[in-house]
Molecule: c-di-GMP-I riboswitch aptamer
Organism: mouse gut metagenome
RNA sequence: GCAAACCAUCGGAAACGGUGGGACGCAAAGCUAGGGGGCUAAGGCAAUCUAAGCCGUAGCCUGUUUACGGCAGAUACGCUAUGCCAGCCCGGUCGCCG
Repeated sequence: GCAAACCAUCGGAAACGGUGGGACGCAAAGCUAGGGGGCUAAGGCAAUCUAAGCCGUAGCCUGUUUACGGCAGAUACGCUAUGCCAGCCCGGUCGCCG
């Protein structure tokens, strides 16, 4: 000099981050997601489901109709970073005075 957990508040779907309080630690606990690793999963994919609606195809009993497919919608589980972690490691980069 910095400030973990925790608390308050703000941002965020979350992970997490900002600010204030607070100190477990840190001799680069400054900066940087390039490599490894970790966290999250909004969106996407997969899976399962379907009350109503729309579209298509087929059917006949021709209508509040049936079947299938698509759209759409729902879901606790799975995969996924374009999100995040520099106080997990490596690399890069900068570092005043005595």